[in-house]
RNA sequence: GGAGAUAUAGCUCAAUUGGUAGAGUGUUUGCCUCGCAAGCACAAGGCCCUGGGUUCAAUUCCCAGUACCGGCA
Numbered sequence: 001g002g003a004g005a006u007a008u009a010g011c012u013c014a015a016u017u018g019g020u021a022g023a024g025u026g027u028u029u030g031c032c033u034c035g036c037a038a039g040c041a042c043a044a045g046g047c048c049c050u051g052g053g054u055u056c057a058a059u060u061c062c063c064a065g066u067a068c069c070g071g072c073a
Stems, first nucleotide, its partner, number of pairs: 001072001004069001006067002010025004019056001027043001029041003049065005
C1' cells in the first nucleotide's frame, strides 16, 4: 500500500437477513444456613461502534469514518 473479518448488557458471546433484542457469568435483593460458600427465585443493567442515505419504519440494507484482529505485497 491492497483485499478481508469483527464492533450487541460490567465481561464472554448469540439472534433477527426491516417492525424498538437474549443466554452464560458478574452485580443487587430475597429464600436456605448458627454464619459463610454452594444451591434456588426475582430484579436491575443495551438509544445493537460513530455519522449520513434509503424506507411508513433501520441493530439489520447502502455509503463514509473510527477502533481492533489475522493474512498478502

A computed fold for a 73-nucleotide RNA from Sciurus vulgaris, annotated as transfer RNA.
Rfam family: tRNA. It is annotated as a transfer RNA.
Model confidence (mean pLDDT): 81 of 100.
The sequence is in RNAcentral, with records from Rfam.